[in-house]
The RNA shown here (transfer RNA) has 72 nucleotides and comes from an Oligoflexia bacterium. It matches the Rfam family "tRNA". By type it is a transfer RNA. Its family is annotated with triplet codon-amino acid adaptor activity in the Gene Ontology.

RNA sequence: UGGCUCGUAGCUCAGUGGCAGAGCACUACCUUGACACGGUAGGGGUCCCGAGUUCAACCCUCGGCGAGCCAA
Numbered sequence: 001u002g003g004c005u006c007g008u009a010g011c012u013c014a015g016u017g018g019c020a021g022a023g024c025a026c027u028a029c030c031u032u033g034a035c036a037c038g039g040u041a042g043g044g045g046u047c048c049c050g051a052g053u054u055c056a057a058c059c060c061u062c063g064g065c066g067a068g069c070c071a072a
Base pairs, nucleotide, nucleotide: 001071002070003069004068005067006066007065010024011023012022013021018055026042027041028040029039030038048064049063050062051061052060
């Protein structure tokens, strides 16, 4: 310098045009003498940034930023 992949909750990741989700973690309660396990409920998001397309964008297009891999 070029190519490819990726960026979504604290972590690991789904979701690929029409209400933002799961598991783990966290909080409260139940359970226990207590802890752990288990059960019930709950909180938590600028979907990396900007622009464009569209009635409507996490999703499509362009640019930027960041991470990884490959080539030179």

Model confidence (mean pLDDT): 83 of 100.